This is a predicted structure of a 484-nucleotide part of an RNA (small-subunit ribosomal RNA, 3' major domain) from an uncultured Planctomycetota bacterium. The RNAcentral record of the full RNA draws on ENA, Greengenes and SILVA. Model confidence (mean pLDDT): 83 of 100.
[in-house]
Context: one part of a larger RNA
RNA sequence: UGACGGGGGCUCACACAAGCGGUGGAGUAUGUGGUUUAAUUCGAAGCAACGCGAAGAACCUUACCCGGUCUUGACAUGGACGGAUUAGCUCUGUGAAAGCAGAGUGACGCUCGCAAGAGUGGAACGUUCACAGGUGUUGCAUGACUGUCGUCAGCUCGUGUCGUGAGAUGUUGGGUUAAGUCCCGUAACGAGCGAAACCCUUGUUUCUAGUUGCCAGCGCGUGAUGGCGGGGACUCUAGAGAGACUGCCUGUUUUAAGCAGGAGGAAGGUGGGGAUGACGUCAAGUCCUCAUGGCCUUUAUGACCAGGGCUACACACGUACUACAAUGGGUGAUACAAAGGGUUGCCAAGCAGUGAUGCGGAGCCAAUCCCAAAAAAUCACUCCCAGUUCGGAUUGAAGGCUGCAACUCGCCUUCAUGAAGCCGGAAUCGCUAGUAAUCGCGGAUCAGCUACGCCGCGGUGAAUAUGUUCCUGAGCCUUGUACA
Numbered sequence: 001u002g003a004c005g006g007g008g009g010c011u012c013a014c015a016c017a018a019g020c021g022g023u024g025g026a027g028u029a030u031g032u033g034g035u036u037u038a039a040u041u042c043g044a045a046g047c048a049a050c051g052c053g054a055a056g057a058a059c060c061u062u063a064c065c066c067g068g069u070c071u072u073g074a075c076a077u078g079g080a081c082g083g084a085u086u087a088g089c090u091c092u093g094u095g096a097a098a099g100c101a102g103a104g105u106g107a108c109g110c111u112c113g114c115a116a117g118a119g120u121g122g123a124a125c126g127u128u129c130a131c132a133g134g135u136g137u138u139g140c141a142u143g144a145c146u147g148u149c150g151u152c153a154g155c156u157c158g159u160g161u162c163g164u165g166a167g168a169u170g171u172u173g174g175g176u177u178a179a180g181u182c183c184c185g186u187a188a189c190g191a192g193c194g195a196a197a198c199c200c201u202u203g204u205u206u207c208u209a210g211u212u213g214c215c216a217g218c219g220c221g222u223g224a225u226g227g228c229g230g231g232g233a234c235u236c237u238a239g240a241g242a243g244a245c246u247g248c249c250u251g252u253u254u255u256a257a258g259c260a261g262g263a264g265g266a267a268g269g270u271g272g273g274g275a276u277g278a279c280g281u282c283a284a285g286u287c288c289u290c291a292u293g294g295c296c297u298u299u300a301u302g303a304c305c306a307g308g309g310c311u312a313c314a315c316a317c318g319u320a321c322u323a324c325a326a327u328g329g330g331u332g333a334u335a336c337a338a339a340g341g342g343u344u345g346c347c348a349a350g351c352a353g354u355g356a357u358g359c360g361g362a363g364c365c366a367a368u369c370c371c372a373a374a375a376a377a378u379c380a381c382u383c384c385c386a387g388u389u390c391g392g393a394u395u396g397a398a399g400g401c402u403g404c405a406a407c408u409c410g411c412c413u414u415c416a417u418g419a420a421g422c423c424g425g426a427a428u429c430g431c432u433a434g435u436a437a438u439c440g441c442g443g444a445u446c447a448g449c450u451a452c453g454c455c456g457c458g459g460u461g462a463a464u465a466u467g468u469u470c471c472u473g474a475g476c477c478u479u480g481u482a483c484a
Base pairs, nucleotide, nucleotide: 001484002483003481004480005479007478008477009476010475011474012473013472015468016467019431020430021429022428023427026322027321028320029319030318031317032316033315034313035312042053043052064308065307067305068304069303070302073131077130078129079128080127081126082125088105089104090103091102092101093100094099108121109120110119111118112117133297134296136295137294138293142291143290144286145285146284147282149280154193155192156191157190158189159188160169161168162167173184174183175182199274200273201272202271204242205241206240207239208238209237210236214231215230218229219228220227245268248262249261250260251259252258324424328383329382330381331380332379333378340371341370342369345364346363350359351358352357390421395416396415397414398413399412400411401410437460438459439458440457441456442455443454
């Protein structure tokens, strides 16, 4: 100087407390462990692995297993040689395919030549040699990227001063702040990386603009609809501004920084949300994104193909979904979003079907058309507390869709079936406001989908916080130490 302490002081945080809803019990989905297996490819391992890499495992993917094949190779560059029966395309046989065998057709530039043809060059092909290849190994050889402490308030430097020196000071102290934020003091004076601000979005408003959006007033028209003429008022769209700064007032504090209250205001003290992650820590994670040193492999640890596996199943754990019902289930009627996506696409009207869906074909490269029905909510009727008109697992049958192909192993529909489950032990998680809870909608990936996942969007919309004794984590100061 650090680190540590079941030492001390101060401070903070959904850390506890106060509340609300869960998980742990059930069924299922999904990931993991274990077991099994020819293979169940590999990685991730307390927090910070376990709906994680994977924003899509039927084939492909695919790295694994079994079998059939290839050896200058599926892919790259170069050297040498070769032939005109070439490359390519089409077809046949064989085969599970890869492939193997065969047949047909058939080629570019330049020079010479009337032509036939000859010569030559490059590409391609074949042979051969260098080499290719490796999701093989080492993340404890690395780059790059990432997680984490933590959006915590810290981490340092120059000069000066002090100390023999390691170092100290500054950065400590008194206040204050979300903050090493600011003020005051001060052997320190300044500065940098962080914090803040600058950026995006949202909340108010002015101006500009007015189509594909809007419709107040005027006119036309309809069974009805901005449908039409027209209009720019309003909504909205998207550009440019304004606006919030403790600026104003009162109190308080040390006359400071600030704090408390108030006014005005759409918004008040960082207005809400996002992006942004200091020096470093964990030899944290990734050699299977990519790149890369060393090592290993080279008729195989490389390459191609078919089938299987990654989907197994006495079991254990994590994360979710659906429930156990009446604040509910069912039937009918009826209302209100936002944000997205669409040409190999979204697919309207209409028709068929109980339905999944099929037929159909209008419009739309989209503020124009489509996906599109928002759902909870509201109204009416019904059920009457029961393993039920709760719950929907499981199973049987019949269909639909995608796709060469749904047996292993897809999703959806209809009918039938109707399991466990009556609110969950010890324990444990999230959340402080448009939040929790609850309700639906969209997107990426994608032929289809095991999506209940993930990332977004809006609708409805709470309770509680007396506080810091305790649990956990963190910051600053201080103290002890046989630790470095």